[in-house]
Molecule: small-subunit ribosomal RNA
Organism: uncultured bacterium
RNA sequence: AAGAGUUUGAUCAUGGCUCAGAUUGAACGCUGGCGGCAUGCUUUACACAUGCAAGUCGAACGGUAACAGGGAGCUUGCUCCGCUGACGAGUGGCGAACGGGUGAGUAAUGCAUCGGAACGUGCCGUGUAGUGGGGGAUAACGUAGCGAAAGUUACGCUAAUACCGCAUACGCCCUGAGGGGGAAAGUGGGGGACCGCAAGGCCUCACGCUAUACGAGCGGCCGAUGUCGGAUUAGCUAGUUGGUAGGGUAAAGGCCUACCAAGGCGACGAUCCGUAGCGGGUCUGAGAGGAUGAUCCGCCACACUGGGACUGAGACACGGCCCAGACUCCUACGGGAGGCAGCAGUGGGGAAUUUUGGACAAUGGGCGCAAGCCUGAUCCAGCCAUGCCGCGUGAGUGAAGAAGGCCUUCGGGUUGUAAAGCUCUUUCAGACGGAAAGAAAUCGGUGUGUCUAAUAAACGCACUGGAUGACGGUACCGUAAGAAGAAGCACCGGCUAACUACGUGCCAGCAGCCGCGGUAAUACGUAGGGUGCGAGCGUUAAUCGGAAUUACUGGGCGUAAAGCGUGCGCAGGCGGUUAUGUAAGACAGAUGUGAAAUCCCCGGGCUCAACCUGGGAACUGCGUUUGUGACUGCAUAACUAGAGUACGGCAGAGGGAGGUGGAAUUCCACGUGUAGCAGUGAAAUGCGUUGAUAUCAUCAGGAACACCAGUGGCGAAGGCGACCCACUGGGUCAUUUCUGACGCUGAGGUACGAAAGCUAGGGUAGCGAACGGGAUUAGAUACCCCGGUAGUCCUAGCCGUAAACGAUGAGCACUAGAUCGGGGGCCUCCACAGGCUCCUGGUCGUAGCGAAAGUGUUAAGUGCUCCGCCUGGGGAGUAUGGUCGCAAGGCUGAAACUCAAAGAAAUUGACGGGGGCUCACACAAGCGGUGGAGGAUGUGGCUUAAUUCGAGGCUACGCGAAGAACCUUACCUGCUCUUGACAUGCCAGGAACUUGCCAGAGAUGGCUUGGUGCCCGAAAGGGAGCCUGGACACAGGUGCUGCAUGGCUGUCGUCAGCUCGUGUCGUGAGAUGUUGGGUUAAGUCCCGCAACGAGCGCAACCCUUGUCAUUAGUUGCCAGCAUUAAGUUGGGCACUCUAAUGAGACUGCCGGUGACAAACCGGAGGAAGGUGGGGAUGACGUCAAGUCCUCAUGGCCCUUAUGGGUAGGGCUUCACACGUCAUACAAUGGUCGGUACAGAGGGUUGCCAAGCCGCGAGGUGGAGCCAAUCCCAGAAAGCCGAUCGUAGUCCGGAUUGGAGUCUGCAACUCGACUCCAUGAAGUCGGAAUCGCUAGUAAUCGCAGAUCAGCAUGCUGCGGUGAAUACGUUCCCGGGUCUUGUACACACCGCCCGUCACACCAUGGGAGCGGGUUCCGCCAGAAGUGGGUAGCCUAACCGCAAGGGGGGCGCUUACCACGGCGGGGUUCGUGACUGGGGUGAAGUCGUAACAAGGUAGCCGUA
Repeated sequence: AAGAGUUUGAUCAUGGCUCAGAUUGAACGCUGGCGGCAUGCUUUACACAUGCAAGUCGAACGGUAACAGGGAGCUUGCUCCGCUGACGAGUGGCGAACGGGUGAGUAAUGCAUCGGAACGUGCCGUGUAGUGGGGGAUAACGUAGCGAAAGUUACGCUAAUACCGCAUACGCCCUGAGGGGGAAAGUGGGGGACCGCAAGGCCUCACGCUAUACGAGCGGCCGAUGUCGGAUUAGCUAGUUGGUAGGGUAAAGGCCUACCAAGGCGACGAUCCGUAGCGGGUCUGAGAGGAUGAUCCGCCACACUGGGACUGAGACACGGCCCAGACUCCUACGGGAGGCAGCAGUGGGGAAUUUUGGACAAUGGGCGCAAGCCUGAUCCAGCCAUGCCGCGUGAGUGAAGAAGGCCUUCGGGUUGUAAAGCUCUUUCAGACGGAAAGAAAUCGGUGUGUCUAAUAAACGCACUGGAUGACGGUACCGUAAGAAGAAGCACCGGCUAACUACGUGCCAGCAGCCGCGGUAAUACGUAGGGUGCGAGCGUUAAUCGGAAUUACUGGGCGUAAAGCGUGCGCAGGCGGUUAUGUAAGACAGAUGUGAAAUCCCCGGGCUCAACCUGGGAACUGCGUUUGUGACUGCAUAACUAGAGUACGGCAGAGGGAGGUGGAAUUCCACGUGUAGCAGUGAAAUGCGUUGAUAUCAUCAGGAACACCAGUGGCGAAGGCGACCCACUGGGUCAUUUCUGACGCUGAGGUACGAAAGCUAGGGUAGCGAACGGGAUUAGAUACCCCGGUAGUCCUAGCCGUAAACGAUGAGCACUAGAUCGGGGGCCUCCACAGGCUCCUGGUCGUAGCGAAAGUGUUAAGUGCUCCGCCUGGGGAGUAUGGUCGCAAGGCUGAAACUCAAAGAAAUUGACGGGGGCUCACACAAGCGGUGGAGGAUGUGGCUUAAUUCGAGGCUACGCGAAGAACCUUACCUGCUCUUGACAUGCCAGGAACUUGCCAGAGAUGGCUUGGUGCCCGAAAGGGAGCCUGGACACAGGUGCUGCAUGGCUGUCGUCAGCUCGUGUCGUGAGAUGUUGGGUUAAGUCCCGCAACGAGCGCAACCCUUGUCAUUAGUUGCCAGCAUUAAGUUGGGCACUCUAAUGAGACUGCCGGUGACAAACCGGAGGAAGGUGGGGAUGACGUCAAGUCCUCAUGGCCCUUAUGGGUAGGGCUUCACACGUCAUACAAUGGUCGGUACAGAGGGUUGCCAAGCCGCGAGGUGGAGCCAAUCCCAGAAAGCCGAUCGUAGUCCGGAUUGGAGUCUGCAACUCGACUCCAUGAAGUCGGAAUCGCUAGUAAUCGCAGAUCAGCAUGCUGCGGUGAAUACGUUCCCGGGUCUUGUACACACCGCCCGUCACACCAUGGGAGCGGGUUCCGCCAGAAGUGGGUAGCCUAACCGCAAGGGGGGCGCUUACCACGGCGGGGUUCGUGACUGGGGUGAAGUCGUAACAAGGUAGCCGUA
């Protein structure tokens, strides 16, 4: 020391992506009150206007341009005098090498730490010794020139602390040890004696100067260690490495030169390339680390770019010089000038970074004796919320919970004590007043001490005095007034604190990840509310963290990414036992260092804090030293347990070579023999009458070695299989012998390495890529078949890869067992058998491990040693570079870009052209249909003003609709109404209601007749109810959304399933139970079982039907009695029947089978037997199944219309297609006549009898019936008889003409029925397909609902009444167990590749352009060194000539810029081109996932 989201239907683990934190020299957006303290060009080391940033000293000098004072002359306003204060320019000294800036370069000439020796040093400190005497110049200045300017020339004068000799030399330097060489400068103050005209000498003090020594500080140099990435950079190096000699430097040194030698560096990463200032520190982090190097401190490097030196103590010099280059400016065109990476500032660049401020008051620096001057160092101020810190924007009270806003279930809630109101306070800002600290030194005075001849000066100390403030009238304090002047930003789907409304409608938009948005968005926009932070808040960028996601602390590698294909082995790493020594590592002590600042702790100061400050600790490091001797190392000596060796056995497809053998295939030739053979799912190609196949006996040739044969053997792996011989490697066992750690691993390296492939030469029987043909197919460049070349085989040589796998590197040790094999030995032993032991190949399994599955002494356990490898998926094992190869290609091996996953194991489902079991009119066995015909009806389509709407595989289609002429009606056209046809509330009027007429298609409009009710009240009047009118709330909507819903319904399916509690197992999802053995219609029951129980389903309970009993008999019934035309009536209730209650059936009984079970089979009895038949009853759920047009309902929409009314039309169309039906095609029939037998229903707006009329539909009629009474109501098929005689018919009835009936306001569009006439298609129906298992199918009629009328539909009812089921292989569907899975929207799944289109990045590419670097050559500015024929020259020497020395010039060596040529490397670009990636709905196929329909995959061609 915290985690979370995201792969899945869910789980676990792996793994990436993302978030929450902290931070920043930040920027941007919105907002902005005050103060303190900090910070502020990260980009163009881009270019710079202007000002300032380094001067100072008159106590070094000659002096006097300006200013002031004084003096003189005097003509009172001028001149003169350097006389004084001062001082321009100049000579000279010191400084300018500090301070300040920047980070270009630099990977080591740097930096950090620790050491070292061969050095220098101005100013400073401490000593020692000096400071004598001369000389020659030169600026300034003057005069005269040149020039636009910058500047410069000539001549002349002059000083010094400028320059040069001489003297001297303790110490110093050189030396050949004799000696030789070398210095200086004065200035100022003061002054007693003495000297001097004076200046002064002289003395003294101070400051200087010279020489030398030491020191301090500073600087130069050297070494060790540490210090980024790339090996797709592996070799680099000629001054290179060393030596000698010399030169050079302050100093060591190839630093330089000559010569000699041939070295030096490098896998512990040289060289090369890229990037980069380094450190203290800073940020982050628990730490270890990681990232970083603003501000502050140390070091380095740089100063327009490149080169160079000069001066100097110090520079190769930011505000110096010279040269070259680029750029800018001035110019009179001849020439000149410049360098902000100092402070401000400007332009430019950029997302972005301040004032052309004040002061030297403080601190510090330079100069100076000092005063002082200078100081863009510094101190302050200004600007900016850039950061950190602090303060404020008010406090208390205040419920009518105000108004307003928002929401609302309309009740209310919320904003919210919030506001207002009342009572207070006054920080901060504003006003006024007061008012610090930062400032005591220098200086003056006094005292004292030192120096001194000195009471002087100077210096030190003490006391004392006065001056000095940029900031700034600032901090701070006080006074008055008044809540007065001061709040925003982001967010509110999860992560993540915080939710509602409206708008929008995959649009607009949001988004850090997951993801939101397609009409009810807590995810967009707005509002209200809320949350967080707050003068800020968000966003973006960046770093660390989380990330144990590079794992040292602290990860992994059988299947997730990851063990090299396997050996051998150099280096390296690691290494048995004992002893001694040593002390490199290690450990301990001491010590030096580790700058300061920072961080931390304890204090102190600003009112606090930030900030500042004192002390401490720390700085985990490095060095030195002392000690210890366990461990590691090293050395020595020994040992035998590791390892090896010898002797003796044993097993073996171990290897290479030679020889031999038989079986089989094929071929050639002969014989026998005849029509086929071969092949397949079926075929065909092919072979065969020129004789195949078949068959017999031979011949030839090549390849491979059946049986034995085995989770048997051998080998490092690849791999190895007939037999024999010799050669040869390894293993193992047993006993001893010998060696004495000789061992393990192993980067590079090297050897071996299946198949395919390559080269050359052979060989070739079979098989067989390519290829040809035949099939299959939509196609079939395949699978299948017939052929067939490379190849397969051998020799020699390459290749070097495989799913080269145990997907498991090698070695050693340790850690339960059981069992089966192979090899050896020992014991018991004739043998068999047994026991022990070593090696070896397996299976199961404990602990443990593991994400799990699994593994488990042959570990994937526990440890040690060494090597290899991994770090999300794709791009990609690709590109490029290198290397190997004859080639194919191998090895090494990226990036851009893109995705939020990819992947492992296991779970539950679903699925499979997987498996097992099983059920079902699922198939089969049957019977009858549909599909063909015309018709009915529904649907699609078409049409239409409208043909209203819905339903769409099964599960829409005679469905909603149990009945569209008007109505219905929702549609269309026209007309028409607007509080409405309907509801509630208000006001006014009127009872309601009703008659008639007119206009109109009607709705409607106008006129008109009659009429006055009920309750209270004496009346006036009021009330209830209804009607009319008015205004507004509202009504209304078959308008949309069934994907917002309720309810209801369909379907899987009346299938046997679906779950729960507790327990147990599993990390978990989950499992168990519910699986298994039987059995059942059934998860029905039994048995077993880590399960035990339970629930919803099944079954039963319910209705109906089948039998019986009891009760009850009217409208029912009638056995017997009586009666009639008739159960008509009397009578009766036995029977039938009716309708209520019971009984009955339970595998209860018997036999067999079965496990002593459940159960099954058979039987008895019984009306009925194993659920007796039928119905109702529909588990958890599935299909976003159906329905907003039954109803209900959220939301949205319409409101003189999408509402209401009305007339007419439409829903009834008709080239066509489909579904469902009725009728047929006929003789088991049609027609005619006669005749028999039901059940269940319905009936007052009704059913309607008898009778009469009509051929009939029907009419008339009116009895009966509110129904076991009457009516509908004749049942039909059937039976009896007649006829038809196989024909488009006496079948069939469509269509059409005519005539009617009925219903209804009305049958034209568009009803049903009747009669006469007409008489179409159709002669049993292709592919295909439906129903049905018994009172069923088939067939026959009857009734009902709806309904005025309309039925081939629907719902019921009864009559007649079959056939078949061997069986479960197959088709469809279901259940269950199991298996595979890349599916989970679940196979109507998933998914691959080409092609086409768009976009993106990238490789190749004739080339083109740029950078960088190397080599060769040319060239050579300035400068330094060398040379020097020319020229010039004050000091010194010389009497002089001249010399010495110096300078200029010339020349030479080196060298910058530049030029030419050629390599390397890198970047950009490039016609064209290659693949890659991405992209809702493109094309072609279907490769993979299931046995994926040819198992898949790897390598190769």